[in-house]
RNA sequence: CUUAUAAAGAAAGGUUGAGGGAAAAGGCCCGUUGAUACCUUAGCAACCUUCAAUAGUAAUAUUGAAAAGGUGCUAAUUCCUUCUUGAGGAAAUCAAGAAAUAUAAG
Numbered sequence: 001c002u003u004a005u006a007a008a009g010a011a012a013g014g015u016u017g018a019g020g021g022a023a024a025a026g027g028c029c030c031g032u033u034g035a036u037a038c039c040u041u042a043g044c045a046a047c048c049u050u051c052a053a054u055a056g057u058a059a060u061a062u063u064g065a066a067a068a069g070g071u072g073c074u075a076a077u078u079c080c081u082u083c084u085u086g087a088g089g090a091a092a093u094c095a096a097g098a099a100a101u102a103u104a105a106g
Stems, first nucleotide, its partner, number of pairs: 001106006011041005019030003024082004042074003047070002049066007078100001083097005
């Protein structure tokens, strides 16, 4: 950079000791009944992977199943908003999209 996904799911222990929720701003939360980081164990999911069915000359696609391996993840929708468009007289609010971010594969 490209593509896909992001409303679901899944926590205990040990060490540490005050911050944390990506960045900026505004909210709202979490935290000495222990944040964060690391480690151990357990779990979730099904992107890669494996198998089967169907379509296809084939590449491959779709659907279903599995969980040994490679990642990822285990407070809150990616915690919410920010930009654009629409609904609304306006505000509130709602809907769609974009951007950004995260993860996977290339």
Source information:
The RNA shown here (SAM riboswitch aptamer (S box leader)) has 106 nucleotides and comes from a marine eukaryotic metagenome. Rfam family: SAM riboswitch aptamer (S box leader). Rfam describes the family as follows. The SAM riboswitch is found upstream of a number of genes which code for proteins involved in methionine or cysteine biosynthesis in Gram-positive bacteria.